[in-house]
Small-subunit ribosomal RNA from an uncultured prokaryote, 1486 nucleotides, folded computationally. Rfam family: Bacterial small subunit ribosomal RNA. The coordinates come from a structure-prediction model, not an experiment, and the mean pLDDT is 84.

RNA sequence: AGAGUUUGAUCAUGGCUCAGAACGAACGCUGGCGGCAUGCCUAACACAUGCAAGUCGAACGCUCAUCCGGCUUGGUCCGGUGGAAACUGGCGCACGGGUGAGUAACGCGUGGGAACCUAUCCUGGGGUGGGGGAUAACCGCUGGAAACGGCGGCUAAUACCGCAUACGCCCGGGUCUCGAGAGGUGUAAGAGGGAUCGGGGAAAGAUUCAUCGCCCCUGGAGGGGCCCGCGUUGGAUUAGCUAGUUGGUGGGGUAAAGGCCCACCAAGGCUUCGAUCCAUAGCUGGUCUGAGAGGAUGAUCAGCCACACUGGGACUGAGACACGGCCCAGACUCCUACGGGAGGCAGCAGUGGGGAAUAUUGGACAAUGGGCGCAAGCCUGAUCCAGCCAUGCCGCGUGAGUGAAGAAGGCCUUAGGGUUGUAAAGCUCUUUCACCCGCGAAGAUGAUGACGGUAGCGGGAGAAGAAGCCCCGGCUAACUCCGUGCCAGCAGCCGCGGUAAUACGGAGGGGGCGAGCGUUGUUCGGAAUUACUGGGCGUAAAGGGCGCGUAGGCGGCGUGACACGUCAGGGGUGAAAGGCCCGGGCUCAACCUGGGAAUUGCCUUUGAAACUGUCAUGCUAGAGACCGGGAGAGGAUGGCGGAAUUCCCAGUGUAGAGGUGAAAUUCGUAGAUAUUGGGAAGAACACCGGUGGCGAAGGCGGCCAUCUGGACCGGAUCUGACGCUGAGGCGCGAAAGCGUGGGGAGCAAACAGGAUUAGAUACCCUGGUAGUCCACGCCGUAAACGAUGUGUGCUCCCCGUUGGGGGUCUUAGGCCUUCGGUGUCGCAGCUAACGCGUUAAGCACACCGCCUGGGGAGUACGGCCGCAAGGUUAAAACUCAAAGGAAUUGACGGGGGCCCGCACAAGCGGUGGAGCAUGUGGUUUAAUUCGAAGCAACGCGCAGAACCUUACCAGCCCUUGACAUGCCUGUCGCGGUUCCGGGAGACCGGGACCUUCGGUUCGGCCGGACGGGACACAGGUGCUGCAUGGCUGUCGUCAGCUCGUGUCGUGAGAUGUUGGGUUAAGUCCCGCAACGAGCGCAACCCUCGUCCUCAGUUGCCAUCAGGUUGGGCUGGGCACUCUAGGGGGACUGCCGGUGAUAAGCCGGAGGAAGGCGGGGAUGACGUCAAGUCCUCAUGGCCCUUAUGGGCUGGGCUACACACGUGCUACAAUGGCGGCGACAGAGGGUCGCGAGAGAGCGAUCUCAAGCUAAUCCCGAAAAGCCGUCUCAGUUCGGAUUGUACUCUGCAACUCGAGUGCAUGAAGUCGGAAUCGCUAGUAAUCGCAGAUCAGCAUGCUGCGGUGAAUACGUUCCCGGGCCUUGUACACACCGCCCGUCACACCAUGGGAGUUGGUUUUACCCGAAGGCGGUACGCUAACCCGCAAGGGAGGCAGCCGACCACGGUAAGGUCAGCGACUGGGGUGAAGUCGUAACAAGGUAGCCCG
Repeated sequence: AGAGUUUGAUCAUGGCUCAGAACGAACGCUGGCGGCAUGCCUAACACAUGCAAGUCGAACGCUCAUCCGGCUUGGUCCGGUGGAAACUGGCGCACGGGUGAGUAACGCGUGGGAACCUAUCCUGGGGUGGGGGAUAACCGCUGGAAACGGCGGCUAAUACCGCAUACGCCCGGGUCUCGAGAGGUGUAAGAGGGAUCGGGGAAAGAUUCAUCGCCCCUGGAGGGGCCCGCGUUGGAUUAGCUAGUUGGUGGGGUAAAGGCCCACCAAGGCUUCGAUCCAUAGCUGGUCUGAGAGGAUGAUCAGCCACACUGGGACUGAGACACGGCCCAGACUCCUACGGGAGGCAGCAGUGGGGAAUAUUGGACAAUGGGCGCAAGCCUGAUCCAGCCAUGCCGCGUGAGUGAAGAAGGCCUUAGGGUUGUAAAGCUCUUUCACCCGCGAAGAUGAUGACGGUAGCGGGAGAAGAAGCCCCGGCUAACUCCGUGCCAGCAGCCGCGGUAAUACGGAGGGGGCGAGCGUUGUUCGGAAUUACUGGGCGUAAAGGGCGCGUAGGCGGCGUGACACGUCAGGGGUGAAAGGCCCGGGCUCAACCUGGGAAUUGCCUUUGAAACUGUCAUGCUAGAGACCGGGAGAGGAUGGCGGAAUUCCCAGUGUAGAGGUGAAAUUCGUAGAUAUUGGGAAGAACACCGGUGGCGAAGGCGGCCAUCUGGACCGGAUCUGACGCUGAGGCGCGAAAGCGUGGGGAGCAAACAGGAUUAGAUACCCUGGUAGUCCACGCCGUAAACGAUGUGUGCUCCCCGUUGGGGGUCUUAGGCCUUCGGUGUCGCAGCUAACGCGUUAAGCACACCGCCUGGGGAGUACGGCCGCAAGGUUAAAACUCAAAGGAAUUGACGGGGGCCCGCACAAGCGGUGGAGCAUGUGGUUUAAUUCGAAGCAACGCGCAGAACCUUACCAGCCCUUGACAUGCCUGUCGCGGUUCCGGGAGACCGGGACCUUCGGUUCGGCCGGACGGGACACAGGUGCUGCAUGGCUGUCGUCAGCUCGUGUCGUGAGAUGUUGGGUUAAGUCCCGCAACGAGCGCAACCCUCGUCCUCAGUUGCCAUCAGGUUGGGCUGGGCACUCUAGGGGGACUGCCGGUGAUAAGCCGGAGGAAGGCGGGGAUGACGUCAAGUCCUCAUGGCCCUUAUGGGCUGGGCUACACACGUGCUACAAUGGCGGCGACAGAGGGUCGCGAGAGAGCGAUCUCAAGCUAAUCCCGAAAAGCCGUCUCAGUUCGGAUUGUACUCUGCAACUCGAGUGCAUGAAGUCGGAAUCGCUAGUAAUCGCAGAUCAGCAUGCUGCGGUGAAUACGUUCCCGGGCCUUGUACACACCGCCCGUCACACCAUGGGAGUUGGUUUUACCCGAAGGCGGUACGCUAACCCGCAAGGGAGGCAGCCGACCACGGUAAGGUCAGCGACUGGGGUGAAGUCGUAACAAGGUAGCCCG
């Protein structure tokens, strides 16, 4: 510090996800030791049991032990000592410990303040005199189950109560006096103080005789109460709240200010700078994270607060409204004799429960601290320790060295090896930790040690007791095999798995961390993804439809003053701990500890005065006013006009008119349309008219008048910052729509009809109502768009246009210049790019609005507005990993341009109809083997299925096999011919004959062959062409496909290769940020056409000779033809025209051939997961007495049908008969077969020649002549009968041919469709491969030999450029909505259940307060007493008030028949809406 993920690729936007750190954690697997720390985050749920607050006899009485003394016979009694229980009394119990429910608050944090209190402690001053009456314990009686009481009697005090004294203290508007000081107020009507006078209020004793106490006052320390400034979560779908409410006066109350409380008076107080309400939450130091700013958090430790079963209340006290106190109410639990009682672990342990989850009913007061005590001491679950848990952090160990035969085993393997791996074993060492034995601390100033026989130290034994977890597709470090086969499973994101999975599971190996490792959860980070630091808004999400304007924010130039902000210095505070730095202590570290810095803040003080602010005073550049002008569809009202349309009347006139792609509905013989004249009505204003004008926007268009708004230009007369923006608010606001009343010509939702269509609730047509128009009132939305908020300033230029002004000239005008508006291009700059560019999307400032992934959704609920329609404000659950922008390359388009092709057109001949052949589908079958499937499968693999082939079926056989290699063993040939028996045959059994391998070291020794045996293995036309090689088809013989360097672009990419011409061609020329190059094209190759040359046998025969019935037959020759080698020839080379002077094109000459001369071979980068595992090769899988091998027979030849490709025909351009001329290219010894003979013929018999320019196949056919005369024929030949021929082991299934006989369909073929542009089509025959035989197929060969092409609009295919795109598996693409099914969350919903809250009323416990008090009453007073008084109390009354109740609301949540839409789901249904002009351009609002 980044990375993955939207795309074919790219850039940017944007979300999701990951790598890091952390944790009071939990879960899974695993687990040696120690140190330090942490340990109910959930039920503030309920709690058994024990413990957690007592202490003082030096305050007091009493009782009872021990011991001592005395008396006593003894019992016992007295005194002392000293301890204990309870009681009175004192102090403590308000600390310490727990928890976080409540609380959004002066609760907390921070900084201040004044009207206060403070037990114990400290300091100083003063005092402690003299009396009185009770009471608990105790005793007696007595109630109760208990808890706990009642009555009577005795008694003490440092308990209680008067009195005295009291310097200080308290009270006083008595008197005298000083006198304005620092906040507020106040000014001689006196803030505050001093003196004096009057009034008031205290005390307690104990003892060891030295102390400890007690009372009053003063000051302090520490602690506490109260008030204030600032800070402190979310929600406005909570906007108004408030009656003690806000203030005053007077009083009450308190330690103290105060509506804290009361009476009266006033009507205030709070709030958009967020009151009130709702939800959530203890706050802080800190902690985690982060570069920081920030975000999250508030366990342990520390400070504060709150609470103690729930609610209320007070008492005591210095302090509480009191965790282990009291009273009341409530819920719950327990005891009970049913009458009544008791209780409160959110103290420490512990239990149940909840939960994913959190420990011992331990030891000790030794230390630290606390309470009491003079003290000894007692108490202390505070605390210190120990126990449990890998919960975390830190440290240590599980050994070290050596050791290659690189052991065995495992795994992989190309079978060689590699790897595990110096790893192990072995050898040599060491002993940390743990274990055993011994010694044994510090912590303790003198004593006292729970921890603890602990830490530590010494000794001993022995490698001995001690390693796992996760991961290995990318991110992300680490790869192979097997298993599985979209199954099982994985997954943080992208995504893996459908037979070769580095992604699942196992294994081997590897990587990471290590007593841990992973997973899950949570927080921060990465995320600049809420942007203060540090983002955006034309098209990605995002500018409000527009204006006016309130609050607010911001604000021109000069001078002076002040000092709020701001800046500088000083002071106070910012607790400690933590963090950081420097040191120190545990062997190190974690941990502990000393010091420092820091604590960015707040307060205070002294200064500064530039900037902001405030006040004062000026200015004119902003803004406004005034004067003078001109422009304009700016607005409103009234009037006027012509054209057109429709309707009405009349005339002329006749059969149609309308309308459309074509039609029909419709109108018209009752007279339409057309045309002429007249009339009526409503709406809209042609031309001018213009990226012209005006307006804030919406919007505004005939002409005239009236009223009226704004802007502009010129002048420089006035005001003097009066300004900009603008949350709320107010107004305006197209169309549609709504209400009331008019109006209604045309147009026209709805609706009707006609068409179209598979359908057509549409597009088209004929009609047609709301509406469109007017008035008034609503609505308040639009793709209300420049998708661009308003204002101000600054920043190149040119060219148009509009409204003014100025200057100048040669004045119907031109030129220069200036201000305002409106446009096109464009520099810098900006931008993701597109683009923007003085009219900014540039550079800045001010203010407002808005955005934060897509869907759900601009929806639901709630509020507000509306008559309604609806608008506005505006979520969540759930779901996805994307959605979206710009640009790029392709592909595609029922987009465009240019061009080509037998693509169409023009022609010729076919197919589709018939019969037959052949292939395919289908069906059938035991099997009808398999493959090929639009073009580019279908006379294709098959250049030839009777057996064989053959892969299929049935049956019968074989199992190391029909074939290969290796081993053992036997034989020596092998083999051929033949016979016999069984069998369908394979095969089995037996016999005869022929032949008797080579080498040799003479050994079956070697080679070779055959038989037998066991095992490795053979074998497979079994599967996968979607694992492959090779080969092939196709686009397509189309003209394309790329690269290097350079340049342009952020980039994908572009350029080159586009453009202007030209070509068959990316062929060539020119131009050009390109310059070159490669694969293709062309050429080079073969062949045909012309010539030359070389060579002449088997070819040829002109000349010469011979010979023949004839014939190159013979001699001879190589001239010609020909054969097959070599070469020439054609290049737009020449001429003319054209073109740009080019490339080229057109014409011509010459030439055998002319612009590529004809044909062939040759097939770029690639596409189709195209075809082939059945040609071959090959990975993997499968079969192994069978899916291998052999054989016989059958099948591949089936047959209701359908299709493709062909043959033959339908006839006279023909059939038949006759005649008999002219090819080319091939083939031939297992052959071609002359010739002769036989047969009607297929063919047969004999047989020459030929291994071929020699011989043979061999005859070419169309042709010519004659005949037939338009018929199902003298056409056509299917079919069938019959007799034959040939091949072959064998023609039944199932061959070909021949003769005779038979003589079907068919008379030129519907929709549709194929081939061909010249030696081509058409037509005619010939040959060959395969092959025993079988050809209408295929491959070749020659003969005869046409027609047509105007042209490129259309169909198909293709090339180039361009355009649109939501396609990229690329239009056979993408994609929308209803319906049906399943699941999920959610809205409405009659209601129902619960929480919370408000208002009114009722009830009113305990309690304090007020009143009363006839009852009760020791202390004081009067009184001798009785008694009375003062004072107090019970009781009663009153207001207040918790719980409870009644009624009515608000709000939140749960459930809810039914219902609405939404989301998701592998292949469902219906259509085709959108993306191309998406086939009606699309979209937005109504």